[in-house]
Context: one part of a larger RNA
RNA sequence: UGACGGGAGCCCGCACAAGCGGUGGAGCGCGUGGUUCAAUUCGAUGGUAACCGAAGAACCUUACCCGGAUUUGACAUGCUAGUAGUACUGAACCGAAAGGGGAUGGAGUUCCUUCGGGAACAGCUAGCACAGGUGUUGCACGGCUGUCGUCAGCUCGUGCCGUGAGGUGUUAGGUUAAGUCCUGCAACGAGCGCAACCCUUGCCCUUGGUUGCCAUCAGCAGGUAUAUCCUGGCUGGGCACUCGAAGGGGACCGCCGGCGAUGAGCCGGAGGAAGGUGAGGGCGACGUCAAGUCUGUGUGGCCUUUAUGUCCGGGGCUACACACGCGCUACAAUGGGCGGUACAGAGGGUAGCUAAGCCGCGAGGCCAUGCCAAUCCUUAAAACCGCUCUCAGUUCGGAUUGCAGGCUGCAACUCGCCUGCAUGAAGGCGGAAUCGCUAGUAAUCACCAAUCAGCUAAGUGGUGGUGAAUACGUUCCCGGGCUUUGUACA
Repeated sequence: UGACGGGAGCCCGCACAAGCGGUGGAGCGCGUGGUUCAAUUCGAUGGUAACCGAAGAACCUUACCCGGAUUUGACAUGCUAGUAGUACUGAACCGAAAGGGGAUGGAGUUCCUUCGGGAACAGCUAGCACAGGUGUUGCACGGCUGUCGUCAGCUCGUGCCGUGAGGUGUUAGGUUAAGUCCUGCAACGAGCGCAACCCUUGCCCUUGGUUGCCAUCAGCAGGUAUAUCCUGGCUGGGCACUCGAAGGGGACCGCCGGCGAUGAGCCGGAGGAAGGUGAGGGCGACGUCAAGUCUGUGUGGCCUUUAUGUCCGGGGCUACACACGCGCUACAAUGGGCGGUACAGAGGGUAGCUAAGCCGCGAGGCCAUGCCAAUCCUUAAAACCGCUCUCAGUUCGGAUUGCAGGCUGCAACUCGCCUGCAUGAAGGCGGAAUCGCUAGUAAUCACCAAUCAGCUAAGUGGUGGUGAAUACGUUCCCGGGCUUUGUACA
């Protein structure tokens, strides 16, 4: 100087407490361990692995296993020699395919030419350099990432102090979300961080008006309680309004009062769409964990080269006494079923999204229309209104299984999703323990997208609808910051 302490002081954080909802019990889905297997490819392993790499394992992917083939190679560049019915086409035949096999047809470019042809190239064959490797080392690396942690810290120049390591500054008194700012001080300044600058959202203004909008005016159509009515942007018309998108304004403790040291700032109030960082995102200091990744890619060393490369068929990654993690669905009446009836936002669409109509109980099919999309298509569910069920393993719950179908795709046996009928399991709110969340949040409800032929998505990323409770407080648990103290630790 650090690190550590079941030392001290001060202070933060859904850390505890106060609340709400879960997990741990059940069934199922996914991941992992283990076991099994010819193979169940590999990596990730406390927090910081375990719906993680994988935003799509039937083949492919695919790296694994079995079998079949191939050897200058699936791919790049170069060299040597050879080859002339050469390149290309590739029939029969063997085969699961890959591959082998070669019948038949049959070119091109440049140069020379005695017009017969010759040489070279491309090509092929043989060979050589080399290619190739998801082989190994993340403890050789780059790059990227996780974590402490969006925690408030980490340092430097000069000066001063100390023999030196080093200290000071950065400590102190206040204050802040903040090493934020103020005051003081042998310090004076500065850098990386903090904040601001960026994006989204909340209010207003200006500009402009189609594919968006419809207040006023006129028309048209429909409805009726027939009237100076209602409805429909449908048409003319308009750009008021909504909206979309470009620019600007707006919030700064600016104003008032109090507290404070006349300071920084704190408390209250006014005005305001918004008030003290308005809300959310992006942005992650010096460093820590020889943290993670050689299987994204790059890359040093090592290993391999008729194989650890490459191609193909099939299988496996989907196994199953078990254990753990993350989820979904439930156990019901704040509910289930049936009928009626409203209201979104953000996205996606030409190998695509598909209207209307018809067929089918349905998944879906047929026909066909519009749209390269503010134009066309894809648009809710909970909620609300009525009827029913009456506390039961039930009209709860839906696992499992049987049969019959639909779709994608060369192909659904291993191993896809969906529909209908039948079947109707466990499950009575879950031990010890444990997780998330402070507001448009939790809870709950649906919608969309990427990947993608299809989909094992109950995952992930977004979007809106409905919409709470609680916080006395900081003694305790966990993590962290600053100061101080002890130390046989470095």
Molecule: small-subunit ribosomal RNA, 3' major domain
Organism: uncultured bacterium